[in-house]
Record summary:
This is a predicted structure of a 73-nucleotide RNA (transfer RNA) from a Caldifarciminota bacterium. Its mean pLDDT, the model's own confidence on a scale to 100, is 81. NCBI's taxonomy places the organism under Bacteria, Pseudomonadati, Caldifarciminota.

RNA sequence: UCCAGCGUAGCUCAACUGGCAGAGCAUCCGGCUGUUAACCGGAGGGUUACAGGUUCGAUUCCUGUCGCUGGAG
Numbered sequence: 001u002c003c004a005g006c007g008u009a010g011c012u013c014a015a016c017u018g019g020c021a022g023a024g025c026a027u028c029c030g031g032c033u034g035u036u037a038a039c040c041g042g043a044g045g046g047u048u049a050c051a052g053g054u055u056c057g058a059u060u061c062c063u064g065u066c067g068c069u070g071g072a073g
Base pairs, nucleotide, nucleotide: 001072002071003070004069005068006067007066010025011024012023013022019056027043028042029041030040031039049065050064051063052062053061
């Protein structure tokens, strides 16, 4: 320098044939127990990396930028 993949909650990842952003763990609250742990129920937490474009509608499609990983030279 070129090519490919990835970027979504504090962490690990879903949602992809465009149509309400979710799960587990963690945190907080409550239940159970003599107490803790475990178990059960609930709550909070998101500019979907950034900026544009297409569309009635974009996490999803297109373009550029940034970061990470891998490959080629």

Rfam family: tRNA. Rfam links the family to the GO term triplet codon-amino acid adaptor activity. By type it is a transfer RNA.